[in-house]
This is a predicted structure of a 488-nucleotide part of an RNA (small-subunit ribosomal RNA, 5' domain) from an uncultured bacterium. The prediction has a mean pLDDT of 85.
Context: one part of a larger RNA
RNA sequence: AGUCGAACGAGCCUGUCAUAACGGAGUCUUCGGACAAAGACUUGGCAAGCGAGUGGCGGACGGGUGAGUAACGCGUGGAUAACCUGCCAUAUACAGGGGGAUAACACCCGGAAACAGGUGUUAAUACCGCAUAAGCGCACAGUGCUGCAUGGCACAGUGUGAAAAACUCCGGUGGUAUAUGAUGGAUCCGCGUCUGAUUAGCCAGUUGGUGAGGUAACGGCCCACCAAAGCAACGAUCAGUAGCCGGCCUGAGAGGGUGAACGGCCACAUUGGGACUGAGACACGGCCCAAACUCCUACGGGAGGCAGCAGUGGGGAAUAUUGCACAAUGGGGGAAACCCUGAUGCAGCGACGCCGCGUGAGUGAAGAAGUAUUUCGGUAUGUAAAGCUCUAUCAGCAGGGAAGAAAGAAAUGACGGUACCUGACUAAGAAGCCCCGGCUAACUACGUGCCAGCAGCCGCGGUAAUACGUAGGGGGCAAGCGUUAUCC
Numbered sequence: 001a002g003u004c005g006a007a008c009g010a011g012c013c014u015g016u017c018a019u020a021a022c023g024g025a026g027u028c029u030u031c032g033g034a035c036a037a038a039g040a041c042u043u044g045g046c047a048a049g050c051g052a053g054u055g056g057c058g059g060a061c062g063g064g065u066g067a068g069u070a071a072c073g074c075g076u077g078g079a080u081a082a083c084c085u086g087c088c089a090u091a092u093a094c095a096g097g098g099g100g101a102u103a104a105c106a107c108c109c110g111g112a113a114a115c116a117g118g119u120g121u122u123a124a125u126a127c128c129g130c131a132u133a134a135g136c137g138c139a140c141a142g143u144g145c146u147g148c149a150u151g152g153c154a155c156a157g158u159g160u161g162a163a164a165a166a167c168u169c170c171g172g173u174g175g176u177a178u179a180u181g182a183u184g185g186a187u188c189c190g191c192g193u194c195u196g197a198u199u200a201g202c203c204a205g206u207u208g209g210u211g212a213g214g215u216a217a218c219g220g221c222c223c224a225c226c227a228a229a230g231c232a233a234c235g236a237u238c239a240g241u242a243g244c245c246g247g248c249c250u251g252a253g254a255g256g257g258u259g260a261a262c263g264g265c266c267a268c269a270u271u272g273g274g275a276c277u278g279a280g281a282c283a284c285g286g287c288c289c290a291a292a293c294u295c296c297u298a299c300g301g302g303a304g305g306c307a308g309c310a311g312u313g314g315g316g317a318a319u320a321u322u323g324c325a326c327a328a329u330g331g332g333g334g335a336a337a338c339c340c341u342g343a344u345g346c347a348g349c350g351a352c353g354c355c356g357c358g359u360g361a362g363u364g365a366a367g368a369a370g371u372a373u374u375u376c377g378g379u380a381u382g383u384a385a386a387g388c389u390c391u392a393u394c395a396g397c398a399g400g401g402a403a404g405a406a407a408g409a410a411a412u413g414a415c416g417g418u419a420c421c422u423g424a425c426u427a428a429g430a431a432g433c434c435c436c437g438g439c440u441a442a443c444u445a446c447g448u449g450c451c452a453g454c455a456g457c458c459g460c461g462g463u464a465a466u467a468c469g470u471a472g473g474g475g476g477c478a479a480g481c482g483u484u485a486u487c488c
Stems, first nucleotide, its partner, number of pairs: 002057003007054002011050002014047005022039001026035003064268003073193008083185002088181007096130001098128002105120004110115001136161005142155005166173002194240003201231002206228006213221001243265004247258004270291005293304004321347001323346003329343001330341004360390004370381004394429001397423004404415001432477005437458003443472005453460002
């Protein structure tokens, strides 16, 4: 999630070249005529483009989610002598000669639409026979070697079966068969994997055998027949809960908790079921059926599936932009140019977390004023402020300006005029929250009077409360602080 015109035929459009019949500005004229541009147009060739169709490859990757699942699902270690593998790599052997269709298209025709139906025509790397067969499959019957059982390998024989496709800019790109490799998958087994016994018995394709079928392959996988087995207190069955792991949090460790982001595996794609195509699916943006919901309708019938990226509604204590770019990395198609890519790279929002920086520095005692307190003498705020002398990080202004770009002759940067560098300029624009009885760092005054209130625990408050409220002062942390919930 498309892409390929270097697989194919046709259509449309533009340009150009040639072509036949027109056309006739104009030139010449012996006035008979001759030559002749523009223009429109027939046929053919070439080139670029456009949108459908046939065909090929890809839509099984990438992206999302965790409903289900207590299971060979996952983890770990093995097995396959019981298996498959498109594209890719290597090697070997080939590609001969034919045929019939069908979309597109034209015409007819049904329907409101979605979408059909009929007739005629045409192409291919679409489809189908024939030939050929190094090797391959199947059947039959052998020889040798060998293994952990079924078995495996090699060699030779007879019969039988199956291939292929061309395009080209001439450089290549493709096709078929066989073998090996690589990659990816499939299956089986040992061990491990939550809670409940106020769940103790469970199971009939159930357990095993024989035969046939089916599969890439083993197998009750399925079927027919035969036997009556199989599991379970070492917890079957049932019920509840749950995706699993690498990891993450905590802890000295042992453990306990957890499974966001990143990586691996599994499962799912409105709910349930099914197959088709294909190397690969029982397929998120494919098909069919049923169901719920939404929408269209001429009431006959149709359309849809954000658990992709944004975004809307709803629910909620609560969770972001309907952004930019394919420049890089990677993926699909293509010979390539290139196209596609909400993968990805970036930007935006959020103190959500972590980290860093700033909100100034030095000096400054008349210990100013104000405020609080007071034994009215003072004490505290406090070098704090003001004043004086400096500096310019961040923010603001101006000038310059990247790497990321690799192949390379050049071109190619979303981020971004961003990071960074330089210059000028002003102390200017930038501090809050919690606490102060003990645990626990930090005390006084007033108000209140078992009231109002505080509280994590112990406990405070009933008239001098360091525990309530306010103020002054102090302690802690700091662009955060405190509470609550939760884990160790």